[in-house]
c-di-GMP-I riboswitch aptamer from Firmicutes bacterium UBA993, 89 nucleotides, folded computationally.

RNA sequence: UGAUCGAUAGGGCAAACCAGCCGAAAGUCUGGGGCGCAAAGCCAUAGGGUCUAAGGCUCACUAGAGCUAUGACAGCCUGGACUGCCGAA
Numbered sequence: 001u002g003a004u005c006g007a008u009a010g011g012g013c014a015a016a017c018c019a020g021c022c023g024a025a026a027g028u029c030u031g032g033g034g035c036g037c038a039a040a041g042c043c044a045u046a047g048g049g050u051c052u053a054a055g056g057c058u059c060a061c062u063a064g065a066g067c068u069a070u071g072a073c074a075g076c077c078u079g080g081a082c083u084g085c086c087g088a089a
Stems, first nucleotide, its partner, number of pairs: 005087002012037002017032004022027001035075001041082001042080002046078003049073003055068005
């Protein structure tokens, strides 16, 4: 110095929940918050999975019910490419 790896300290990210913006919703974003995280940085046009159902289709024809992603989730799993803090054993 590099790889594997993950001790200590520093710094980093930020679940639930709360408030607000957007959205049909799921959910995103912003602020608070802090459960956790060594890639909890990126990719949803890599595969599977999960959530939602505006629109569409079917049924009902008063209300409504079912199916469906073209909408989401990278903090569900596997995978991919490029990068990235610190440095004990």
The sequence was found by an Rfam model in a public genome assembly.